Small-subunit ribosomal RNA from an uncultured Clostridia bacterium, 1524 nucleotides, folded computationally.
[in-house]
RNA sequence: AGAGUUUGAUCCUGGCUCAGGACGAACGCUGGCGGCGUGCCUAAUACAUGCAAGUCGAGCGGGGAGCCUUGAGACGGAGGCUUCGGCCAAAGUCUUAAGGAUCCUAGCGGCGAACGGGUGAGUAACGCGUGGGCAACCUGCCCUAUCGCCCGGGAUAACCCUCGGAAACGAGGGCUAAUACCGGAUGCGGUCACCGGCUCGCAUGAGCGGGUGACGAAAGGGCCAUGGGUCCGCGAUAGGAUGGGCCCGCGUCCCAUUAGCUAGUUGGUGGGGUAACGGCCCACCAAGGCGACGAUGGGUAGCCGGCCUGAGAGGGUGGACGGCCACACUGGCACUGAGACACGGGCCAGACUCCUACGGGAGGCAGCAGUAGGGAAUCUUGCGCAAUGGGCGAAAGCCUGACGCAGCGACGCCGCGUGGGGGAUGAAGGUCUUCGGAUCGUAAACCCCUGUCUUUGGGGACGAAGCAUGACGGUACCCAAGGAGGAAGCCCCGGCUAACUACGUGCCAGCAGCCGCGGUAAAACGUAGGGGGCGAGCGUUGUCCGGAAUUACUGGGCGUAAAGGGUGCGUAGGCGGCCGCUUAAGUCCUGUGUGAAAGGCCCCGGCUUAACCGGGGAGGGUCAUGGGAAACUGGGCGGCUUGAGUGCCGGAGAGGGUGGCGGAAUUCCCGGUGUAGCGGUGAAAUGCGUAGAGAUCGGGAGGAACACCAGUGGCGAAGGCGGCCACCUGGACGGUAACUGACGCUGAGGCACGACAGCUGGGGGAGCAAACAGGAUUAGAUACCCUGGUAGUCCCAGCCGUAAACGAUGAGUGCUAGGUGUUGCGGGUAUCGACCCCUGCAGUGCCGUAGUUAACGCAAUAAGCACUCCGCCUGGGGAGUACGGCCGCAAGGCUGAAACUCAAAGGAAUUGACGGGGGCCCGCACAAGCGGUGGAGCAUGUGGUUUAAUUCGAAGCAACGCGAAGAACCUUACCAGGGCUUGACAUCCCGCGAACCUCUGGGAAACCAGGGGGUGCCCCUUUGGGGAGCGCGGAGACAGGUGGUGCAUGGUUGUCGUCAGCUCGUGUCGUGAGAUGUUGGGUUAAGUCCCGCAACGAGCGCAACCCCUACGCUGUGUUGCCAGCACUUCGGGUGGGGACUCACAGCGGACUGCCGGUGAAAAACCGGAGGAAGGUGGGGAUGACGUCAAAUCAUCAUGCCCCUUAUGCCCUGGGCUACACACGUGCUACAAUGGCCGGUACAAAGGGAAGCGACGCCGCGAGGCCGAGCGGAUCCCAAAAAGCCGGUCUCAGUUCGGAUUGCAGGCUGCAACUCGCCUGCAUGAAGUCGGAAUCGCUAGUAAUCGCGGGUCAGCAUACCGCGGUGAAUACGUUCCCGGGCCUUGUACACACCGCCCGUCACACCACGAAAGUCUGCGACACCCGAAGCCGGUGGCCUAACCCGCAAGGGAGGGAGCCGUCGAAGGUGGGGCAGAUGAUUGGGGUGAAGUCGUAACAAGGUAGCCGUAUCGGAAGGUGCGGCUG
Repeated sequence: AGAGUUUGAUCCUGGCUCAGGACGAACGCUGGCGGCGUGCCUAAUACAUGCAAGUCGAGCGGGGAGCCUUGAGACGGAGGCUUCGGCCAAAGUCUUAAGGAUCCUAGCGGCGAACGGGUGAGUAACGCGUGGGCAACCUGCCCUAUCGCCCGGGAUAACCCUCGGAAACGAGGGCUAAUACCGGAUGCGGUCACCGGCUCGCAUGAGCGGGUGACGAAAGGGCCAUGGGUCCGCGAUAGGAUGGGCCCGCGUCCCAUUAGCUAGUUGGUGGGGUAACGGCCCACCAAGGCGACGAUGGGUAGCCGGCCUGAGAGGGUGGACGGCCACACUGGCACUGAGACACGGGCCAGACUCCUACGGGAGGCAGCAGUAGGGAAUCUUGCGCAAUGGGCGAAAGCCUGACGCAGCGACGCCGCGUGGGGGAUGAAGGUCUUCGGAUCGUAAACCCCUGUCUUUGGGGACGAAGCAUGACGGUACCCAAGGAGGAAGCCCCGGCUAACUACGUGCCAGCAGCCGCGGUAAAACGUAGGGGGCGAGCGUUGUCCGGAAUUACUGGGCGUAAAGGGUGCGUAGGCGGCCGCUUAAGUCCUGUGUGAAAGGCCCCGGCUUAACCGGGGAGGGUCAUGGGAAACUGGGCGGCUUGAGUGCCGGAGAGGGUGGCGGAAUUCCCGGUGUAGCGGUGAAAUGCGUAGAGAUCGGGAGGAACACCAGUGGCGAAGGCGGCCACCUGGACGGUAACUGACGCUGAGGCACGACAGCUGGGGGAGCAAACAGGAUUAGAUACCCUGGUAGUCCCAGCCGUAAACGAUGAGUGCUAGGUGUUGCGGGUAUCGACCCCUGCAGUGCCGUAGUUAACGCAAUAAGCACUCCGCCUGGGGAGUACGGCCGCAAGGCUGAAACUCAAAGGAAUUGACGGGGGCCCGCACAAGCGGUGGAGCAUGUGGUUUAAUUCGAAGCAACGCGAAGAACCUUACCAGGGCUUGACAUCCCGCGAACCUCUGGGAAACCAGGGGGUGCCCCUUUGGGGAGCGCGGAGACAGGUGGUGCAUGGUUGUCGUCAGCUCGUGUCGUGAGAUGUUGGGUUAAGUCCCGCAACGAGCGCAACCCCUACGCUGUGUUGCCAGCACUUCGGGUGGGGACUCACAGCGGACUGCCGGUGAAAAACCGGAGGAAGGUGGGGAUGACGUCAAAUCAUCAUGCCCCUUAUGCCCUGGGCUACACACGUGCUACAAUGGCCGGUACAAAGGGAAGCGACGCCGCGAGGCCGAGCGGAUCCCAAAAAGCCGGUCUCAGUUCGGAUUGCAGGCUGCAACUCGCCUGCAUGAAGUCGGAAUCGCUAGUAAUCGCGGGUCAGCAUACCGCGGUGAAUACGUUCCCGGGCCUUGUACACACCGCCCGUCACACCACGAAAGUCUGCGACACCCGAAGCCGGUGGCCUAACCCGCAAGGGAGGGAGCCGUCGAAGGUGGGGCAGAUGAUUGGGGUGAAGUCGUAACAAGGUAGCCGUAUCGGAAGGUGCGGCUG
């Protein structure tokens, strides 16, 4: 960085697709290790269980535990005393009370619970981002500073008692404490009111200070001690810090098919409320506010730092981490508090779940784990507070699913490994193979080595700070040892795109991102081998960016590809002339602030490296602000005249409107003349006409349109405007330079105009003419043609608002060579003058330079170079359709999608091909002729049918008397039956035997079974033998196949076509395909030649060279010939001769060479001379590049496939010869130009030895017998026939014709039954010249006549040749067919046998409409109204404070009640959205369906646009328009 894909090819336009990167991924296959990250994107679904927010006993009273002290009691009894009855009694144990120290803590109280953690539902908003503001605010804990902490009071939980309840949880009575609560005092300072002062601010106002008055504070606790000290707290004030609240500028998605929204709405005054401003709330007043710079509504969405992508601009995105916001089952509400309308607080309502004793209760994982569900999909009910951080505490400490770690998942990134070196018999094996080999492949084995990971054993951290404390963790890391041992897959290999073979499959199975692969050789499917890529991953899917300049700001377009609005006027907006002064908004420079951290970039550093992490730096804004500059843009002021406009003078014009007038023509009416037709067409008919048409003359009526002039002439903005006159009226132009002084340009909306058709109402109606009717045409003809004919066309008034409304080209301004025509006006020169010439402005055409364009083309009237403004485009179809909206009386118009579907749809140009396009020109192409075919019989081939088989091929021309130049067996490939299996044939090996000859049995033969005879020749030899050769037997390699594929092929052939064409090199032109040359003017049979020419040459073709033939000459004369000579049996027979014929060789001759004319001084043509022959003399051979996937695998060859006791081979018999038919090619005829009979001439070219076969004889004959001659100019086949002479037949199904059949024969052959040919006799059929149609032939041709040859044993009407006789006609190129060249159109390019349109039928798909039905959303009106805040209220309750001795009262508070607001709920009408719906409408797609033929070539009626109307359908017609 590009690539594939529209075409036969090209350039362009344009869409689709691919290669890249990325991911919170998922899926498939696979999976060794480690590090660092990361992991419910779906159901903001529901949640079992555990844990996630507590802490403080140094605030308080209780309660409890054990301990100590003391008292009491009981037990106990050391010990003592004893009167022996007993008494005293320590320790100890237990109980109890008080006190003390310690510990625990339910409650009161304090702080925290508003943080941390989760989620993204809602939100399009000051929510977020960024920059500001608060003179309109708050801030617990923390810091600084100052001043204080005094005197009192009454309660209440806990606790005790009683009671209720299943529970949750309460009720009553009684006691009590505080850093809980309350009253009072004091007031540094604070607040408020009033009176003064100073300073500052843009302003509301703020700050400082003075005086007076009023108002309101506090809490204690621990320790040491007792004078007190200290620590922690408490109150007030000021400040700081931190955190917040509010306000503002700017930025922040889609839909205009959402265009109007708004009642607390906008503002004011006053009040309430709040920490605070505010319409936040309320009362009153005013009537405002927002909106195309997009309000309102709808849809979607948390926003950002960033992340992905991109060269960038941009696009996409917002998961992890960080900031902000919002939410916590759903909705509402407040309380507490510094902070909440509060995730793990409260109240209410709702849904749901659970418990229940049915009375009533409980709950909220979007905290961490985990479960169910959903889903393509996302983890452990782990360890620890060791670290970091947080809450509480004076602290110890407690709590902390924040966090630190571990676990699971290749989900991602990064790193490592699965070994390294050597090793060629290139092993085995696999695969391929041209069978030689190649490849896997140094790969393996094998040898040597190493030890990362791994395994075992040993050691063992950092992370921890002054002490203690480590979840991770016996982890990282280190050491030692063992052994290549445990560790590779996935995708791809047709092009894009890197990597190819084999087999299988056979439009099947399948692949596919696009183009596209697969129908028997598939590098595209599947498998294998090999190869390519990446690698613990690899592919696929999804999504985003890129490529895509394919929404184009950077960076696109609009004549014909998609795209200029039908035209104008003009609003907003955008843009705007010259000079000066000024300002500083834009702009530029510089400074300051900010743009958090993380991320990205650069540098440095830490983990062995990297990922990852740490440190430093740079950078980042359309931001804010200070200062500065003043060229440009903007603002202000002043001036100017060139832009624009006005005035004055002048001329041109189908410009518009109104009224009037005119003539020509058509039609109709009346009358005259007049008679049989008129009219119409390709030809006709319908129609009109003897009731008098048409024609013609006169008169009249009426409507519409204005010939000539008339012109790429004029005017108008466009649509459009055409007789003449008058009136009213718009614009442009020329000239002048008096006036204004930028007044300008464009123009979203808007308004107006707007051909034709059409609509409404009223008139009018001659002609024309949709519809309609009739006549024709036609397969049909709802058309084209004809005859009629109604709306309409015309006028008035009003609608409609479209068009190929086109220059398919918006408007304006400036600039950029020329030439030529024309309209209007002017200037100059000249003239008698219209002209002419030079020149200016405005308009309108053509050509053309530069430039431009994909090309075509455009080119001062730009599609060039620039600027300004508007409109419009973004693949084709669906579709200008649907829905919605607006407009319309309607028709309909304007606006204008989507689903679905396609890989294109297109533009221009190129080469062909084609045209019921044009021009030129050929050909037996037509025409002119002659003879045929098509009818008959037969022959032959084919189709069809039949058959056991009727083997196969050939299929329009160009298959069909073709392969067949010859099927009785053979051939033969087919069928039936009988046989063979290394085979009928080739090579190799073994054994035997040479070969060979012959016999027997069975059999149809092949074959099967068996017997006899018999050994040579050659080479070698060690004499045994071996080898070659042939035969037999055997084994296996192999043979064999007319089995398939001519669409795998070679070769050969047909055909266009003996047509005149087909190409190349170099040059030139074109972006290119390609063109030029090869076109043009002539000419030719010819691309033959000449001339011209950006071409110059060349090749394959043409022609010539070759053969035959026509003339002559030369040479040679046997078997040929015989003029003269001789002989003769009279036959060139013989001698002889070379003269002639002839034969065979060779040469000559003809070249437009000569003359005349035409032509261009050419080529050439015409005529002529000469000549045997004349313009290629006649004929042949010769067939360019190519076309038809033309023909042939059955001539042959050959790849691949298939068969292998058969698809091979042999044999016998049959079939290819069938026969109701159909076609082709022929033969013979239908007769008198003939048949028959007799006689009698004249060829050429061939063939002949397994042959031709003379003569003679036999037979009517076919033929037979005999056999001369001849391998041939000698002999034979052999007679040629038509012809000629004579005769006969006399128009008849015949003396024509010979089919068919019978009988008798002949020949070939092993054999003529199926199934040969010939002969004789007999039989004598159809047929009397052939429908539609069709073939050959232009001269020695057609026609006609016979002859020969090949094949062949035999068989010829076929084929290939030969000669004999021997015509007619060609005006001409209009037409049919084929062809050549040029040109034109094209939507064709498997190329007109092309392409292609619409209805209908069938199947499928998506969509619209639809009586309705269902659901959701958000408003509105009304009803009801929970909790709660606020307000009110009384005859309820009430410790502190006040009055009072008290009772009681008051203040304050509470409950209750009332009221405002108020969620959910209810009712109602309407709105929006979605789903569904009998039926219905069109659309798309689909294999070979039906009907027609509309379009593309003049597409057979030129097409198309708008509209109206009609019709099965394409479509037809009318009117107007366009040329595409």

Notes: Its mean pLDDT, the model's own confidence on a scale to 100, is 86.